[in-house]
RNA sequence: GGGGCUGUAGCUCAGCAGUGAGAGCGACGCGUUCGCAACGCGUAGGUCACGAGUUCGAUCCUCAUCAGCUCCA
Numbered sequence: 001g002g003g004g005c006u007g008u009a010g011c012u013c014a015g016c017a018g019u020g021a022g023a024g025c026g027a028c029g030c031g032u033u034c035g036c037a038a039c040g041c042g043u044a045g046g047u048c049a050c051g052a053g054u055u056c057g058a059u060c061c062u063c064a065u066c067a068g069c070u071c072c073a
Stems, first nucleotide, its partner, number of pairs: 001072007010025004027043006049065001051063003
């Protein structure tokens, strides 16, 4: 320098033909309990990396950028 993959909640990841953003763990609260353990119930938590485009409508499609991983040179 060129190709490919990835980027979604604090962490690990789903979201399988574009229209509702989710799970587990973690955090916080409540209940049971001797108990900050465990179990049950609930709550909060996200500009879907960033910018632009297409579209009635984009996490999802297209382009550029940034970051990480990887292959080639």